[in-house]
């Protein structure tokens, strides 16, 4: 310099061929039980999906362009 893959909640990631409620687990706050505390249970909150444009009746998902990251090549 060229190519491929990633980027969704505070961390891990899921999300089929575009269709409505944008999700799980840990972590967070409240409660339960305990004599207490781990443990378990239960209930709850957080996210306009990496910025920006487009296509559609509708984009986390296709197009395109930027920016981060990793890999491979040279």
């Nucleotide at each position: 310099g060229g190519g491929u893959c990633a980027g969704u909640a505070g961390c891990u990631c899921a999300g089929u061929c575009g269709g409505u409620u944008a999700g799980a687990g840990c972590g967070g706050g409240g409660g339960a039980c305990u004599c207490a505390u781990a443990a378990u249970c239960c209930c709850u909150a957080g996210g306009u999906c990496c910025g920006g444009g487009g296509u559609u009746c509708g984009a986390g998902u296709c197009c395109c362009u930027g920016c981060u990251g990793a890999c491979c090549u040279a």

Annotation:
The prediction has a mean pLDDT of 82. Transfer RNA from an uncultured Planctomycetota bacterium, 74 nucleotides, folded computationally. It matches the Rfam family "tRNA". It is annotated as a transfer RNA. From the family's description: Transfer RNA (tRNA) molecules are approximately 80 nucleotides in length.